[in-house]
Context: one part of a larger RNA
Molecule: large-subunit ribosomal RNA, domain II
Organism: Saturnispora dispora
RNA sequence: GACUGCCGUUUAUUGUAGGAUGCUGGCAUAACGGCCAAAUACCGCCCGUCUUGAAACAUGGACCAAGGAGUCUAACAUCUAUGCGAGUAUUUGGGAGUGAACCCCUCAUGCGCAAUGAAAGUGAACGUAGAUCGGACCUUAGGGGCACGAUCGACCGAUCCCGAUGUUUAUCGGAAGGAUUUGAGUAAGAGCAUAGCUGUUGGGACCCGAAAGAUGGUGAACUAUGCCUGAAUAGGGUGAAGCCAGAGGAAACUCUGGUGGAGGCUCGUAGCGGUUCUGACGUGCAAAUCGAUCGUCGAAUUUGGGUAUAGGGGCGAAAGACUAAUCGAACCAUCUAGUAGCUGGUUCCCACCGAAGUUUCUCUCAGGAUAGCAGUUGCUCGUAUCAGUUUUAUGCGGUAAAGCGAAUGAUUAGAAGUGCAGGGGCGGUAAACGCCUCACCUUAUUCUCAAACUUUCAAUGUGUAAGAAGUCCUUGUUACUUAAGUGAACGUGGACCUUCGAAUGAAGAGCAAUUAGUGGGCCAUUUUUGGUAAGCAGAACUGGCGAUGCGGGAUGAACCGAACGCGAGGUUAAGGUGCCGGAAUACACGCUCAUCAGACACCACAAAAGGUGUUAGUUCAUCUAGACAGCCGGACGGUGGCCAUGGAAGUCGGAAUCCGCUAAGGAGUGUGUAACAACUCACCGGCCGAAUGAACUAGCCCUGAAAAUGGAUGGCGCUCAAGCGUGUUACCUAUACCUUGCCGUCACGGCAGUGCUGUGACGAGUAGGUGGGCGUGGGGGUUGUGACGAAGCCUUGGGUGUGAACCUGGGUCGAACGGCCCCUAGUGCAGAUCUUGGU
Numbered sequence: 001g002a003c004u005g006c007c008g009u010u011u012a013u014u015g016u017a018g019g020a021u022g023c024u025g026g027c028a029u030a031a032c033g034g035c036c037a038a039a040u041a042c043c044g045c046c047c048g049u050c051u052u053g054a055a056a057c058a059u060g061g062a063c064c065a066a067g068g069a070g071u072c073u074a075a076c077a078u079c080u081a082u083g084c085g086a087g088u089a090u091u092u093g094g095g096a097g098u099g100a101a102c103c104c105c106u107c108a109u110g111c112g113c114a115a116u117g118a119a120a121g122u123g124a125a126c127g128u129a130g131a132u133c134g135g136a137c138c139u140u141a142g143g144g145g146c147a148c149g150a151u152c153g154a155c156c157g158a159u160c161c162c163g164a165u166g167u168u169u170a171u172c173g174g175a176a177g178g179a180u181u182u183g184a185g186u187a188a189g190a191g192c193a194u195a196g197c198u199g200u201u202g203g204g205a206c207c208c209g210a211a212a213g214a215u216g217g218u219g220a221a222c223u224a225u226g227c228c229u230g231a232a233u234a235g236g237g238u239g240a241a242g243c244c245a246g247a248g249g250a251a252a253c254u255c256u257g258g259u260g261g262a263g264g265c266u267c268g269u270a271g272c273g274g275u276u277c278u279g280a281c282g283u284g285c286a287a288a289u290c291g292a293u294c295g296u297c298g299a300a301u302u303u304g305g306g307u308a309u310a311g312g313g314g315c316g317a318a319a320g321a322c323u324a325a326u327c328g329a330a331c332c333a334u335c336u337a338g339u340a341g342c343u344g345g346u347u348c349c350c351a352c353c354g355a356a357g358u359u360u361c362u363c364u365c366a367g368g369a370u371a372g373c374a375g376u377u378g379c380u381c382g383u384a385u386c387a388g389u390u391u392u393a394u395g396c397g398g399u400a401a402a403g404c405g406a407a408u409g410a411u412u413a414g415a416a417g418u419g420c421a422g423g424g425g426c427g428g429u430a431a432a433c434g435c436c437u438c439a440c441c442u443u444a445u446u447c448u449c450a451a452a453c454u455u456u457c458a459a460u461g462u463g464u465a466a467g468a469a470g471u472c473c474u475u476g477u478u479a480c481u482u483a484a485g486u487g488a489a490c491g492u493g494g495a496c497c498u499u500c501g502a503a504u505g506a507a508g509a510g511c512a513a514u515u516a517g518u519g520g521g522c523c524a525u526u527u528u529u530g531g532u533a534a535g536c537a538g539a540a541c542u543g544g545c546g547a548u549g550c551g552g553g554a555u556g557a558a559c560c561g562a563a564c565g566c567g568a569g570g571u572u573a574a575g576g577u578g579c580c581g582g583a584a585u586a587c588a589c590g591c592u593c594a595u596c597a598g599a600c601a602c603c604a605c606a607a608a609a610g611g612u613g614u615u616a617g618u619u620c621a622u623c624u625a626g627a628c629a630g631c632c633g634g635a636c637g638g639u640g641g642c643c644a645u646g647g648a649a650g651u652c653g654g655a656a657u658c659c660g661c662u663a664a665g666g667a668g669u670g671u672g673u674a675a676c677a678a679c680u681c682a683c684c685g686g687c688c689g690a691a692u693g694a695a696c697u698a699g700c701c702c703u704g705a706a707a708a709u710g711g712a713u714g715g716c717g718c719u720c721a722a723g724c725g726u727g728u729u730a731c732c733u734a735u736a737c738c739u740u741g742c743c744g745u746c747a748c749g750g751c752a753g754u755g756c757u758g759u760g761a762c763g764a765g766u767a768g769g770u771g772g773g774c775g776u777g778g779g780g781g782u783u784g785u786g787a788c789g790a791a792g793c794c795u796u797g798g799g800u801g802u803g804a805a806c807c808u809g810g811g812u813c814g815a816a817c818g819g820c821c822c823c824u825a826g827u828g829c830a831g832a833u834c835u836u837g838g839u
Base pairs, nucleotide, nucleotide: 046061047060048059049058062839063838064837065836066835067834070346072203073202074201075200076199077198079196080195081194082193083192084191087111088110089109093105094104095103115122116121130152131151132150133149134148137144138143154186155185156183157182158181159179160178161177166172167170206345207344209342213335214334215333216332217331218330224309225308226307227306228305229304230303231302232301235267236266237265238263242259243258244257245256246255247254248253271296272295273294276292277291279290280289311327313323314322348773349772350771351770352769353768358371360369361368362367372518373517374515375514376513377512378511379510380509381508385506386505387504389503390502391466392465393464394463395462396461401456402454403453408450409449410448413445415443416442417441419440422438423437424436425435426434427433470496471495472494473493475491476490477489478488480487521545522544523543524542526540527539528538529537530536550561551560552559565742566741567740568739569738570737571736575732576731577730578716579715580714584729586728587727588726589725590724591723598718609703610702611701613700614699615698616697617696618695619694620693621692622691630687631686632685633684634683636660637659638658642654643653666681670679671678743763744762745761746760747759748758749757750756751755774828776825777824778823779822780821781820782819783818784817785816792812793811794810795809797808798807799806800805
């Protein structure tokens, strides 16, 4: 390479089997269809709010009705509309007019038309109001060139330099020329007025809310204190001074007995008070009472009336007590709707876009401003340019790693060697000297390290470039440069005229105006600092949550999957498929038995250490020359070895540990005796007949493993699993993907253009922005309804719209009320310990 056979795949044809949601026919139409309501099953935590985060054991909230919060004004800014336009704005005055309306004329004034300078003052054309580049557009294709942008130049004022000429001689005047100085300027005007949206500021300034502050008054009927004038206060006890009598004494005086009736004395009533029961009561008899108990009770007593002291004031036997149920500064009215960077609340719908918790500053840290992020509006253009990407080229860097027989710093171990010097020792009487040793030092090695070490040095990162504003040729200027027409810088003219110079992508690119919210953040992987650690604190990159639902993780802000218009069909992701529960009690192979089995990331814990539980393995041994285990037999002699000892004969102890005979038997592995004995083991043999022993490794299982309500692989339960490990298919199912109908938005087209229609892409959303709508009161215009029944109210009736809502039927009712186009606003409630009323 050819041929043949077989197998597999694909295509075509034929046949067989299956076979539509397509086509056709039949049946049903008060239904086998659609919509609404109710009920059942499943899923489903309570709204508002502050918050990183709420179902929260955070806070407001019983229910209903009515009321209830970004308004008006002045000024400014941007934008839009309209009018006129180098002007504009009528309303000062006047005219005309029935008129206070409308109209007309005109002054003044505002803003604009000129700036600059502190000011005196001066004051915008070299020019077709300049040049170059870009530039829509026009074009005779040569070129011309609006607005605008960039770069130069000119002009005006200010500042600075220079200072011609002039005369009235001066700190005068200021022509011409200049400066890298400066202006909110000029350079063939763009403004003014009105209206509106948004924003800012001042005003009560979205609404409610202080503690405070000020001014002027009213109170001492409560209570505090003083003064004046009145009133009130049983009965006992004790017994001061004074006095009397008696006794004693020389006297002074003393003693005894009386009398007497003092006292901020005593017991105790009234009175005044208010201790304890921590009694009663505690929506009371009472915003301080009742009972019993208790303190005081002739005085600093109690009390009536009068009077005085007043709010930063009084009064106070002093408690910051009292000053009218108010006192660490009364009460009333006003300033006052005081202020609050703080708390709470802030009312209809749909559509489109859509954040921030970071920078800087702040008497700033619960707040603002600033930049960032976001919306809206516009302008100039139409592939120019741009990019969270790659490639190529070329820079930057000193981390990770590595290194320490490289520097710096740290650091282990020996080795070799010198010694004039260090410590110790020996020899030497000593010195000198010699020897030994330790340390030091030197040399070559060795071990281990570094955020603030490094020779070396990644990955990721980051800058620049990848052309027309370019490259090349030519040669013009220059006070720079060179030895030099050498160079440098800037130019003239020409060439390259299109594959404009890597890839990929681009729902277009660039520019401008204006403004909201935010400026408490939190989580995860990785990197990283502090910390014993933390659901701790602080950073970096990225991605999330916040602002976000959906499927899964039983449950759940952040994990896994995946982001969402309203439906229908199909298919998957993550995760699952015993039952709860949709889907294999599937298949195949192992492991595991738990008197605490196990069961899926984040994740809701377990370790060191152990196990002759079982499984798999590694290494080293033994073994048919018969092992291991079991049973049986032997286990001797020298010798009671030597020493020691009261004793020690294999076996209290010490040192030694030979020889013989053997198949084998230690100067002895244990039990034992006072010492012996006896038993046993090592060792050998017999029977038996094939595997055996030891150490280690790691799977599952077990121990290690104790906590407070009873309890959690989510539950039930599960054992050749419904557990653990590995593999294979099938199936289930998300708002993901695909197909399709409809709705909306955006872009681009068509047409007869506020619309209809075609094509394509897109559709989450808090704060916030923008657009379009719904509803309410009043006014104007227009057009309607109504006693043959307006509005209102009720209504498991019907209908339209995504929705706010609207139309209509029925009932009730009895006098007004709608549509459309404008204007206007005290215009929409669930919340505010909201207000008032009701339940």